Predicted 3D model of a 73-nucleotide RNA (transfer RNA) from a Candidatus Kaiserbacteria bacterium. Its Rfam family is "tRNA". Rfam links the family to the GO term triplet codon-amino acid adaptor activity. The organism belongs to Candidatus Kaiseribacteriota, within Bacteria. Model confidence (mean pLDDT): 80 of 100.

């Protein structure tokens, strides 16, 4: 330099007819226990990498940049 891919919650990932966003684990609080663990049950946690653009609406589409990881040279 050139091509792919991937970037959503603390993590690890779902969301692929465009309709105001989820799971499993972890925190937190609360039952149980003489106490932790485990078990059960509630409740909170996201400007969906950034910045433009189509749209009546975009996490989905288009363009442009970051940064990751793989190919070729």
């Nucleotide at each position: 330099g050139c091509c792919g891919c991937c970037u959503u919650a603390g993590c690890u990932c779902a969301g692929u007819u465009g309709g105001u966003a989820g799971a499993g684990c972890g925190c937190u609080u609360c039952u149980u226990u003489u106490g932790u663990a485990a078990a059960g049950a509630a409740a909170g946690g996201g400007u969906c990498c950034c910045c433009a653009g189509u749209u009546c609406g975009a996490g989905u589409c288009u363009g442009g940049g970051a940064g990751g990881c793989g190919g070729c040279u």